Molecule: c-di-GMP-I riboswitch aptamer
Organism: Clostridiaceae bacterium
RNA sequence: UAAUGAAAAAGGCAAAUCCAUCGAAAGGUGGAGACGCAAAGCCGUGAGUCUAAAGCAUAGCAAUAUGCCAUGAUCGUCAGGUUGCCAUU
Numbered sequence: 001u002a003a004u005g006a007a008a009a010a011g012g013c014a015a016a017u018c019c020a021u022c023g024a025a026a027g028g029u030g031g032a033g034a035c036g037c038a039a040a041g042c043c044g045u046g047a048g049u050c051u052a053a054a055g056c057a058u059a060g061c062a063a064u065a066u067g068c069c070a071u072g073a074u075c076g077u078c079a080g081g082u083u084g085c086c087a088u089u
Stems, first nucleotide, its partner, number of pairs: 002089004012037002017032006035076001041082003045079003048074003055068005
C1' cells in the first nucleotide's frame, strides 16, 4: 500500500419510543434510550423513496377541495467519491 474480516483488544455510532424545539410537511437539532451497524464517519454526485409550502390546472359565488410538481428531505435505501482503528494474508 492492497485485499479480507470483527474472532480478540481499544473504542465509536445510535433505531424505535418519550420530552423539548425548528419546520407547511417529510424531516432536522438537543436530552433520555439501544434496534442494530466494520465505516450506521463525511460528501446530495447518479438513482430510489418521502413530503407538497410556493406555483400551475380543474371544480366551486366563495370558503375550500382535488391533481401535478422539488427548489425541500432521507448518507441507518442502493450505488459512487473520500477519510479512518485493529487483526490476518